[in-house]
Glycine riboswitch aptamer from a Gammaproteobacteria bacterium, 88 nucleotides, folded computationally. Its mean pLDDT, the model's own confidence on a scale to 100, is 78. The source organism's lineage runs through Bacteria, Pseudomonadati, Pseudomonadota and Gammaproteobacteria. The sequence was found by an Rfam model in a public genome assembly.

RNA sequence: AAAGACCUGUCCGGAGAGUCCGCGCCAGUGCGCGGCGCCGAAGGCGCAACCGCCCGGAAACGCUCAGGCAAAAGAACGGCAGGAUCUG
Numbered sequence: 001a002a003a004g005a006c007c008u009g010u011c012c013g014g015a016g017a018g019u020c021c022g023c024g025c026c027a028g029u030g031c032g033c034g035g036c037g038c039c040g041a042a043g044g045c046g047c048a049a050c051c052g053c054c055c056g057g058a059a060a061c062g063c064u065c066a067g068g069c070a071a072a073a074g075a076a077c078g079g080c081a082g083g084a085u086c087u088g
Base pairs, nucleotide, nucleotide: 003087004086005085006083007082008081009080011079012078013077018036020035021034022033023032024031025030037069038068039067043065044063045062046061050057051056052055
C1' cells in the first nucleotide's frame, strides 16, 4: 500500500404473515376501534455453541413486549459510495 474492522448514506437489492369478521366515521378505493388468527429480518428480551474470566459478552436460534400481515412506508442482511480512527 492492498485488504479488513468500525461509522455514515437523498443510492441499489431485500423475506414472511387475513386489505379476515364486526361496529363507527367518511364524498371516498380511505380512516379509527374491537375480536380472533398469523409473521419475524427495525428495536427489545432470553439462552446455546463459542469467547473471556467468576461473572460477563454472544446469533439469521428462541420469545413476540413493540412492530408487522393489499399497496405505500419500514426492514436484518448484502452490494455500492464516502469517511476520522484502528489493524496491517